[in-house]
RNA sequence: GCCCCCGUAGUCUAGUCUGGAUAGGACAGAGGCUUGCGGAGCCUCAAACCCGGGUUCAAAUCCCGGCGGGGGCG
Numbered sequence: 001g002c003c004c005c006c007g008u009a010g011u012c013u014a015g016u017c018u019g020g021a022u023a024g025g026a027c028a029g030a031g032g033c034u035u036g037c038g039g040a041g042c043c044u045c046a047a048a049c050c051c052g053g054g055u056u057c058a059a060a061u062c063c064c065g066g067c068g069g070g071g072g073c074g
Base pairs, nucleotide, nucleotide: 001073002072003071004070005069006068007067010027011026012025013024020057029045030044031043032042033041050066051065052064053063054062
């Protein structure tokens, strides 16, 4: 230099191909119930689409450019 893959709550991850409901789940965190205390269990809450632009009535999803990470070729 060229090619491929990935980037979503504090952490891990689903959804992206085939655009449309309040972006879902687990762990962690906070509150409550329960308990002699704690833990476990149950209920509730807060928290996320890497950045910019485009297409569209509508973008995590499609297109373009960047940034970051990983792999391959030379």

Predicted 3D model of a 74-nucleotide RNA (transfer RNA) from a Candidatus Woesearchaeota archaeon.
The RNAcentral record of the sequence draws on ENA.
Rfam family: tRNA. Rfam links the family to the GO term triplet codon-amino acid adaptor activity. Rfam classes the family as a transfer RNA.
The source organism's lineage runs through Archaea, Nanobdellati and Candidatus Woesearchaeota.
Its mean pLDDT, the model's own confidence on a scale to 100, is 83.